[in-house]
RNA sequence: AAAUUAAUCGGCAAUGAGGUCUGCCGCAAACCGCCCCGCUUGCUCAGGGCGGGGAUGAUGACUUCUGUCCAACG
Repeated sequence: AAAUUAAUCGGCAAUGAGGUCUGCCGCAAACCGCCCCGCUUGCUCAGGGCGGGGAUGAUGACUUCUGUCCAACG
């Protein structure tokens, strides 16, 4: 110096925080969601890119809190 392994540790899993668990990644990576329409690229298929519209959800999963929305009661 490089490579590999491990995880004391750190980060991530489409909107916040705490606890537990799971998965993934670790000096750059994990991660940065879905549906429909139009245009474009393309072997006029798939896929990609751009623009517009729409639906669900504060969880990766469980749970608590906070925020937001709807309904009912006082």
The RNA shown here (Fluoride riboswitch aptamer (crcB RNA motif)) has 74 nucleotides and comes from a Deltaproteobacteria bacterium. Of the family's consensus pairs, 100% are formed in the model. The coordinates come from a structure-prediction model, not an experiment, and the mean pLDDT is 75.